C1' cells in the first nucleotide's frame, strides 16, 4: 500500500408502514421504527443510470382574436418532449473503523 470479510472490540446508520412538516410532484426534514448495510460515510453543473414535469422552454393539436400576397402573430385549452428539479440504500468517485492472510 493493495486485497479479503469467517472471527473480536467499541459501536454506527436505518427500509417500509404510521404522524407531523415542506413541496406542483420526484423527493426531503423530524419523529416513530428496523427490512437491512463494512462504507448505508460524504460528492448529484462539469461520469453512466433513474426518477418527477408546478413554473420555464420547445413542438403538435383545438378555440377565440388580429392581420391579409406569404397560413404568420398574440391569448387560452390540451397532448407530447425538455431539467435549471430530485435520488448516492443503483452502480461510480473519494476518505475511513475493527479483524484477516
Nucleotide at each position: 500500500g493493495a486485497c479479503c470479510g469467517a472471527u473480536c472490540a467499541g459501536g454506527g446508520c436505518a427500509a417500509a408502514a404510521c404522524c407531523g412538516c415542506c413541496g406542483a410532484a420526484a423527493g426531503g426534514c423530524g419523529g416513530c421504527g428496523a427490512c437491512g448495510c463494512a462504507a448505508a460515510g460524504c460528492u448529484a453543473g462539469a461520469g453512466g443510470g433513474c426518477c418527477u414535469g408546478a413554473u420555464c422552454c420547445c413542438a403538435a393539436c383545438c378555440g377565440c382574436g388580429c392581420g391579409g400576397g406569404g397560413u404568420g402573430c398574440g391569448c387560452g385549452g390540451c397532448u407530447g418532449g425538455g431539467a435549471a428539479g430530485g435520488c448516492a440504500g443503483c452502480c461510480a468517485g473519494u476518505u475511513g473503523c475493527c479483524g484477516g492472510a